[in-house]
RNA sequence: UUAUUUAUUAACGGGAGAGACUACAUUAAAUUGUAGCGCCGAAGGAGCAACCACCCAGGAAUCUCUCAGGCAAAAGGACCGUAGCAUAUUA
Numbered sequence: 001u002u003a004u005u006u007a008u009u010a011a012c013g014g015g016a017g018a019g020a021c022u023a024c025a026u027u028a029a030a031u032u033g034u035a036g037c038g039c040c041g042a043a044g045g046a047g048c049a050a051c052c053a054c055c056c057a058g059g060a061a062u063c064u065c066u067c068a069g070g071c072a073a074a075a076g077g078a079c080c081g082u083a084g085c086a087u088a089u090u091a
Stems, first nucleotide, its partner, number of pairs: 001091001003089002006086001008084002011082004019037001021036005038071003044067001045065003051058001
């Protein structure tokens, strides 16, 4: 110096699903709060097959659950790409 691995970022781009529901209160209105019914999975969280152990335990995900969160837009958003930085390996 090049390529690759891993991790990371107040950076850039992309990024799904499902109620602008009902009642009451509040407000000029939008909103907001409480309660009810319905729904979504891709923040976070929880669960497990093989395997290990063979007493318990451990044990992945975009799978399952829906505690939390969410159901116009905005915001958020797993994840993907680019760029930067760091680390390790190879030549």